[in-house]
C1' cells in the first nucleotide's frame, strides 16, 4: 500500500440490495397490580443512521471522499 466486511436508541440487531423519510427485543421511566419486591400489564422517553459532500422532488438506503474497527494480500526486515 491494495482487497474485502462492519459502524443504525443504553446494549445486540433489522430496515439498505430495488429511495418514499426509523424500528424490533432487552434494558430505562410512570402508572396500574403487590403488605413490598419479582412477575405481569398499560403509558411514555431516548437515535445529527460514524463524519463531510454530492445526486435527488425526497437519502439509513444511490454515488464521491473520509474516520473507527475486523480480516486477507503485499511491502519492509
Nucleotide at each position: 500500500g491494495g482487497g474485502g466486511g462492519u459502524g443504525u436508541a443504553g446494549c445486540u440487531c433489522a430496515g439498505c440490495c430495488c429511495g418514499g423519510a426509523a424500528g424490533a427485543g432487552c434494558g430505562c421511566u410512570a402508572c396500574g397490580u403487590u403488605c413490598g419486591c419479582a412477575u405481569c400489564g398499560u403509558a411514555g422517553a431516548a437515535g445529527u443512521c460514524g463524519c463531510c459532500g454530492g445526486u435527488u422532488c425526497a437519502a439509513a438506503u444511490c454515488c464521491g471522499g473520509u474516520c473507527a474497527c475486523c480480516u486477507c494480500c503485499a511491502c519492509c526486515a
Record summary: This is a predicted structure of a 77-nucleotide RNA (transfer RNA) from an Actinomycetota bacterium. Its mean pLDDT, the model's own confidence on a scale to 100, is 85. Rfam family: tRNA. Its family is annotated with triplet codon-amino acid adaptor activity in the Gene Ontology.